[in-house]
């Protein structure tokens, strides 16, 4: 210097729960779903779901000294991990698109309960990284 992210800007600090931009979320018609009720359900966000493997946890036959205890097969749930996919950032005038490279794939809310959805109602505007010549090629557009 700049970057993820909606998270910038102006005004004000007396009155006064400012405004503007940007983001979310509820809510008709029509349309979709008919399908859920602890196997809850749903929401922000890129952060999803497959397959082996390990650990746990429920658990059948069985077993034993039977107020009970012992064991743990298939299956389910759960968690780590590994692969590779789906997804999503970034490489410097700015914007798009290929190619290449570096990364990320969290976390958290809402409480039994929301589909979409004009009109209308309502919420946020936080935090975290980084700092000096930085990959490459096309198009546009600007200087």
């Nucleotide at each position: 210097a700049g970057c993820c992210u909606a998270a910038u800007c102006c005004a004000g600090c007396c009155c006064a729960c400012g405004g503007a931009g940007c983001g979310g979320g509820g809510g008709a018609a029509c349309c979709a779903a008919u399908u859920u009720u602890u196997u809850g359900g749903g929401g922000u966000g890129a952060a999803u779901g497959a397959a082996a493997a390990u650990c746990a946890g429920u658990c059948a036959u069985g077993c034993c000294u039977u107020u009970g205890g012992c064991g743990g097969a298939a299956g389910c749930u759960g968690a780590u991990c590994u692969u590779a996919a789906a997804g999503g950032g970034u490489a410097g005038u700015c914007u798009u698109c290929u190619c290449u490279g570096c990364c990320c794939u969290a976390a958290c809310c809402c409480g039994g309960c929301a589909g979409c959805u004009a009109a209308c109602c309502u919420c946020g505007u936080a935090g975290g990284c980084g700092u000096a010549u930085a990959g490459a090629g096309a198009g546009a557009g600007g200087a």
A computed fold for a 143-nucleotide RNA from uncultured Anaerovibrio sp., annotated as c-di-AMP riboswitch aptamer (ydaO/yuaA leader). The organism belongs to Anaerovibrio, within Bacteria. RNAcentral holds the sequence, with entries from MGnify. It matches the Rfam family "c-di-AMP riboswitch aptamer (ydaO/yuaA leader)". Rfam's curators write: This family represents a conserved RNA structure found upstream of the ydaO and yuaA genes in Bacillus subtilis and related genes in other bacteria.